[in-house]
Context: one part of a larger RNA
RNA sequence: GAACGAACGUUGGCGGCGUGGAUCAGGCAUGCAAGUCGAACGCGAAAAUCGAACUUCGGUUUGGUGAGUAGAGUGGCGAACGGGUGAGUAACGCGUGGGCAAUCUACCUUUGAGUGGGGAAUAACCAUUCCAACGAGUGGCUAAUUCCGCGUGUGUCCGUCUUGUCGCAUGUCAAGACGGGUAAAGCUGGGGAUCUUCGGACCUGGCGCUCGAAGAGGAGCCCGCGUCCCAUUAGCUAGUUGGUGAGGUAACGGCUCACCAAGGCAACGAUGGGUAGCCGAUCUGAGAGGAUGACCGGCCACACUGGGACUGAGAUACGGCCCAGACUCCUACGGGAGGCAGCAGUCGAGAGGCUUCGGCAAUGGGGGAAACCCUGACCGAGCGACGCCGCGUGCGGGAUGAAGGCCUUCGGGUCGUAAACCGCUGUCAGAAGGGAAGAAUCCUCCUUGGCUAAUAUCCAAGGAGUUGACGGUACCUUCAGAGGAAGCUCCGGCUAACUCCGUGCCAGCAGCCGCGGUAAUACGGAGGGAGCGAACGUUGUUC
Numbered sequence: 001g002a003a004c005g006a007a008c009g010u011u012g013g014c015g016g017c018g019u020g021g022a023u024c025a026g027g028c029a030u031g032c033a034a035g036u037c038g039a040a041c042g043c044g045a046a047a048a049u050c051g052a053a054c055u056u057c058g059g060u061u062u063g064g065u066g067a068g069u070a071g072a073g074u075g076g077c078g079a080a081c082g083g084g085u086g087a088g089u090a091a092c093g094c095g096u097g098g099g100c101a102a103u104c105u106a107c108c109u110u111u112g113a114g115u116g117g118g119g120a121a122u123a124a125c126c127a128u129u130c131c132a133a134c135g136a137g138u139g140g141c142u143a144a145u146u147c148c149g150c151g152u153g154u155g156u157c158c159g160u161c162u163u164g165u166c167g168c169a170u171g172u173c174a175a176g177a178c179g180g181g182u183a184a185a186g187c188u189g190g191g192g193a194u195c196u197u198c199g200g201a202c203c204u205g206g207c208g209c210u211c212g213a214a215g216a217g218g219a220g221c222c223c224g225c226g227u228c229c230c231a232u233u234a235g236c237u238a239g240u241u242g243g244u245g246a247g248g249u250a251a252c253g254g255c256u257c258a259c260c261a262a263g264g265c266a267a268c269g270a271u272g273g274g275u276a277g278c279c280g281a282u283c284u285g286a287g288a289g290g291a292u293g294a295c296c297g298g299c300c301a302c303a304c305u306g307g308g309a310c311u312g313a314g315a316u317a318c319g320g321c322c323c324a325g326a327c328u329c330c331u332a333c334g335g336g337a338g339g340c341a342g343c344a345g346u347c348g349a350g351a352g353g354c355u356u357c358g359g360c361a362a363u364g365g366g367g368g369a370a371a372c373c374c375u376g377a378c379c380g381a382g383c384g385a386c387g388c389c390g391c392g393u394g395c396g397g398g399a400u401g402a403a404g405g406c407c408u409u410c411g412g413g414u415c416g417u418a419a420a421c422c423g424c425u426g427u428c429a430g431a432a433g434g435g436a437a438g439a440a441u442c443c444u445c446c447u448u449g450g451c452u453a454a455u456a457u458c459c460a461a462g463g464a465g466u467u468g469a470c471g472g473u474a475c476c477u478u479c480a481g482a483g484g485a486a487g488c489u490c491c492g493g494c495u496a497a498c499u500c501c502g503u504g505c506c507a508g509c510a511g512c513c514g515c516g517g518u519a520a521u522a523c524g525g526a527g528g529g530a531g532c533g534a535a536c537g538u539u540g541u542u543c
Stems, first nucleotide, its partner, number of pairs: 001543004006539005013391006019384002026347003030344003035077003040074002043071001048065007084302003093227008103219003108215008116150001118148003125140006155182010166171001186207006194201002228274003235265003240262008277299004281292004304325005327338004355381001357380003363377001364375004394424004404415004428484001430479005438470001443465008487532005492513003498527005508515002
């Protein structure tokens, strides 16, 4: 000098864009943060209101609307994404370059084939039992895209065989033959010539379902190289190193197990200890390098602490489950409930870091055929000079150089065109009026084309209508009026800027050198000056 997720002191007008719990991965009140689908399925209210019957005039019973609505339940998809944090980890964790001939992949896209015929259970519900609560049990009924057989097998998988191809190798891939195993579920819009048991069959479109192939995106595994400090850490290792066989996994592998062998690593730093998430990047620097890893993006790890599996395409799962522990809460003392390192917010510790805000309008995500619903992701607003940037606090004239302050050699000098005074302008802030872009959609209606028997439906294109949290914001116009808006540090040298008074090695200053003991440009005040300016200094840290 530059920089910062900064803090402290003095001061503080406006706006834009960023940014804001770095310490205790300490504890958490409250609300919200993951649901959705009735076009998979069976149940199914109430308030209110309108009638009818009875009435002791209080009401009671019943029917309709409310409404196949609310609601819970079965089933499907999602909940493994998105969001947070950096504890752990010195590791194939990350970075980079490769390999998988050792692998998996829901939804999506393209493509091939199929979707036949049966059966069963169970929640909800009803009845009932136990319990303080959380909840749990028994009996009975029922549906499905729930579950289970049967049929079919384009294919696919397994085994045997043949031929060819490719590869560094174990081997791979392709074609063919034989044998064996193996699928499925329906829902919905429209039409109704023909048939009909009057339900429908049937025709046509959409969404699904099953078995394959390919792709895209995602995931898993392996390897080369790189990745902090300590040798005042020198030896470490028994599933250890390798083999055979088996198990297990989507898959290779001591991953696991049995047996066999005795290996494996290490001064090119093993092992141990300390510290630490890694990177793209960021800061500095002419560069080489050094330091850092906030925000944003990629990867990893974690979710009160430790362990475990289940479900699933995917988790060993932050707002799932089980066990143990610590802590908090409830309890009828038998037993239960909980997990903010999601968004706000609270307490504590701390020098120190925000609103218990608005909206799904946009972008994106989940579900749904869609309307739509959900979304503290996100978009916005709020708070903080925390940072960067921009703007303003006026402009022009004005000497007899006013008054006043300070200095003085008492002549004067300086603050100083500074003020007053005269003229002008109108940024920002204030008031009034107008007023956006961000919106493309979805959907409804109309037109045209395609599919079709069809002018239904569906698909595509065009036109019209519809949707804004921010926000009456940005922006524009008008009004008034210099009015509301300047401080901080320094002045001995380094280092730009000097005099007077006070003090008298005192009080004090200080980054280094050093000032102060009676003339202090170095302490304190004043006048003057220098620098920066909504900031200026100080402290901390890095280069």
Source information:
The part of an RNA shown here (small-subunit ribosomal RNA, 5' domain) has 543 nucleotides and comes from a metagenome. RNAcentral holds the full RNA, with entries from SILVA. Rfam family: Bacterial small subunit ribosomal RNA. Its mean pLDDT, the model's own confidence on a scale to 100, is 84.